[in-house]
Molecule: c-di-GMP-I riboswitch aptamer
Organism: Acidihalobacter ferrooxydans
RNA sequence: GGUUAUGAAGGGCAAAGUCGGUGAAAGCCGAUGACGCAAAGCCACGGGUCUAAGGCUCUGACGAGCUAGGGCAGCCGGUUUCUACC
Numbered sequence: 001g002g003u004u005a006u007g008a009a010g011g012g013c014a015a016a017g018u019c020g021g022u023g024a025a026a027g028c029c030g031a032u033g034a035c036g037c038a039a040a041g042c043c044a045c046g047g048g049u050c051u052a053a054g055g056c057u058c059u060g061a062c063g064a065g066c067u068a069g070g071g072c073a074g075c076c077g078g079u080u081u082c083u084a085c086c
Base pairs, nucleotide, nucleotide: 001086002085004084005083007082012037013036017032018031019030020029021028022027035074041079042078043077046076047075048072049071050070054067055066056065057064058063
């Protein structure tokens, strides 16, 4: 440097669920719990995707549609990295 690995050894992270908190929601935080992960480490003006409080439009109204300054990194992507091997 390569991102090659039936990841041996040392290890690491932690899905769903449940309880509590927070938020309009998506979701997030903590505890518990392990579905799994060789980056399930980090990055949100690269792509994609979720939500729609507020705003805009429609409706007589009920409501409906659009929209990210809000999210998701365990969707792709960018970037860094342990051990072994080459």